[in-house]
């Protein structure tokens, strides 16, 4: 060099195909429970969707570029 995948909460990821309020699990903070401590319920805050620009009324989601990571050719 070519040619495919990904980049979304503190951490693992869905959501993109079909463009219409950004989300689950963990983990965080408060609080129940308990003599305490964990488990276990309960309430609560997450966020520049790598980054730039386009299209559209409206983009994480479509089109380009451009970074970074992995993975196959050569």
């Nucleotide at each position: 060099g070519g040619c495919a995948g990904g980049a979304u909460a503190g951490c693992u990821c869905a959501g993109c195909u079909u463009g219409g309020u950004a989300g689950a699990g963990c983990g965080g903070a408060c609080g129940g429970c308990u003599c305490a401590u964990a488990c276990c319920c309960g309430u609560u805050a997450u966020g520049u969707c790598a980054g730039c620009g386009g299209u559209u009324c409206a983009a994480a989601u479509c089109c380009g570029c451009u970074u970074c990571c992995u993975g196959c050719c050569a």
Predicted 3D model of a 74-nucleotide RNA (transfer RNA) from a Candidatus Omnitrophota bacterium. It matches the Rfam family "tRNA". It was read from a public genome assembly. The prediction has a mean pLDDT of 80.